Transfer RNA from Candidatus Peribacteria bacterium RIFCSPHIGHO2_02_FULL_53_20, 72 nucleotides, folded computationally.
Rfam family: tRNA. Rfam links the family to the GO term triplet codon-amino acid adaptor activity. Rfam classes the family as a transfer RNA.
Its mean pLDDT, the model's own confidence on a scale to 100, is 81.
RNA sequence: GCCUCCGUAGUUCAACGGAAAGAAUGCCCUGGUUCUAACUGGGAGAUGUGGGUUCGAUUCCUGCCGGGGGCA
Numbered sequence: 001g002c003c004u005c006c007g008u009a010g011u012u013c014a015a016c017g018g019a020a021a022g023a024a025u026g027c028c029c030u031g032g033u034u035c036u037a038a039c040u041g042g043g044a045g046a047u048g049u050g051g052g053u054u055c056g057a058u059u060c061c062u063g064c065c066g067g068g069g070g071c072a
Stems, first nucleotide, its partner, number of pairs: 001071007010025004018055001027043003031039001048064005
């Protein structure tokens, strides 16, 4: 340099182009316990970035950024 796959909560993963983007775990508060833990109830927290297509984009197209793999 070329080809290819990927980028969503702190982490690991979901989400036929259409309801408030969900789950587990972690974190905070509460109950619980002699204390801690298990367990109970509640809460905060995410679509890499810029364009495009569309009535509507996490999803489709594309520039850039970052990461994995392959070729040279």